Predicted 3D model of an 83-nucleotide RNA (c-di-GMP-I-GGC riboswitch aptamer) from an uncultured Rhodospirillaceae bacterium.
Rfam family: c-di-GMP-I-GGC riboswitch aptamer. Rfam links the family to the GO term cyclic-di-GMP binding.
The coordinates come from a structure-prediction model, not an experiment, and the mean pLDDT is 91.
It was read from a public genome assembly, where an Rfam model found it.
The model forms 95% of the base pairs in the Rfam consensus.
């Protein structure tokens, strides 16, 4: 280096509730923890949602946001069984 143990030291924090903040998707802050070995960081690709405009309107497209705990990519990083 791949790779990941009922390993050590440790992290993070799903649904929910309570602030707050966004038009909305949803985010931040406490509580709680279903999980997670990159659930640490980036929307560049695809999905998935939201908001707006636009047409031939169960749809589809342009613009704008979300979602990294949907995937995949790309950047950094702790430990050290077996292989």
């Nucleotide at each position: 280096c791949c790779c990941g143990a009922c390993a050590a030291c440790g992290g993070c924090a799903a649904a929910c509730c309570g602030g707050c903040g966004g038009c909305a998707a949803c985010g931040c802050c406490g509580g709680g923890a279903c999980g997670c070995a990159a659930a640490g960081c980036c929307u560049c690709c695809g999905g998935c949602c939201c908001g707006u405009c636009g047409a031939u309107c169960u749809u589809c497209g342009g613009c704008g946001g979300g979602u990294a705990g949907c995937g995949g990519g790309g950047c950094c990083a702790c430990c050290g069984a077996a292989g």